[in-house]
RNA sequence: CGAGCAGGCCAGACGGUCGCGGCGGCGCAAGCCGUCGAGGAAAGUCCGGACUCCACAGGGCACCUUAGCGGGUAACACCCGUCCGCCGUGAGGCGAGGACCAGCGCCACAGUGACGAACCGCGCAAGCGGGUGAAACGCGGCAAGCUCUAAGGGGAGCAAGAUCACGCAGGGACGAUGGCGUGGCCCGCGCCGUCCCGGGUAGAUCGCUAGAGGCGGGCGGCAACGCUCGUCGCAGAGAGAUGACCGUCCUCGACCGAAUCCGGCUUACUGGCCUGCUCGGACU
Numbered sequence: 001c002g003a004g005c006a007g008g009c010c011a012g013a014c015g016g017u018c019g020c021g022g023c024g025g026c027g028c029a030a031g032c033c034g035u036c037g038a039g040g041a042a043a044g045u046c047c048g049g050a051c052u053c054c055a056c057a058g059g060g061c062a063c064c065u066u067a068g069c070g071g072g073u074a075a076c077a078c079c080c081g082u083c084c085g086c087c088g089u090g091a092g093g094c095g096a097g098g099a100c101c102a103g104c105g106c107c108a109c110a111g112u113g114a115c116g117a118a119c120c121g122c123g124c125a126a127g128c129g130g131g132u133g134a135a136a137c138g139c140g141g142c143a144a145g146c147u148c149u150a151a152g153g154g155g156a157g158c159a160a161g162a163u164c165a166c167g168c169a170g171g172g173a174c175g176a177u178g179g180c181g182u183g184g185c186c187c188g189c190g191c192c193g194u195c196c197c198g199g200g201u202a203g204a205u206c207g208c209u210a211g212a213g214g215c216g217g218g219c220g221g222c223a224a225c226g227c228u229c230g231u232c233g234c235a236g237a238g239a240g241a242u243g244a245c246c247g248u249c250c251u252c253g254a255c256c257g258a259a260u261c262c263g264g265c266u267u268a269c270u271g272g273c274c275u276g277c278u279c280g281g282a283c284u
Stems, first nucleotide, its partner, number of pairs: 001280010012249007020037007039255001043266002046264005051157004058187004063153005068082005083097001084095004098148002103146002105142003115138001119130004161206004170197005178192005213232008250253001
């Protein structure tokens, strides 16, 4: 210098004017002042949890999920370490990697024959030899087939759910040999109603954002991560705020926007920066 591998970070910057939402203060009010105001994915809603309501005698059968080994975590299908296998010259990457000494099923092409042991040659026989093929009788191979093993799994979801206010009109069907709940089925158990049509309301408050929280230091650990100290205050709407314009500068800027919260995975994507490492070439 060229070509790569792994990990991490930023997400135009600054100033001005106007506008929007939450909170606090002032004001009779109009309004004014202060402060905060989207993301690394807020996305897909695919896993795992927190939280809320319902259920919570039990048994059986199904169903789903995970899968070397060890560790991390609230938990996971996530993450870390490591073994093995495959790919790569390498840095590294990928793995659907438990079990065919229980049963069933399948085994392309080649091959007489793919699980019944037969076939060919030699040999009286026992037996020996034979090519194809991943595998040829041997407790063959395949569980990205059924299955077995080990372990895990209640249901519904913030329109959960709670409170206040306002408002209304009843009618019908089924019903104990029933209905509802118990995840899906059966038994069993518990409860006594269930469904449909019609009518009314659709306002407010809580849940609601301080959390498995962010940042920094120290210690333990290969690491994921844990412990501890200090420090910070960081969106919370309810038709749903976070925008527009102007000026200067740069490398001229993508994908896109919260709606209960959190940990992951996956997907979308611009321009750039940093760190460590590998291979090749040239020169000293």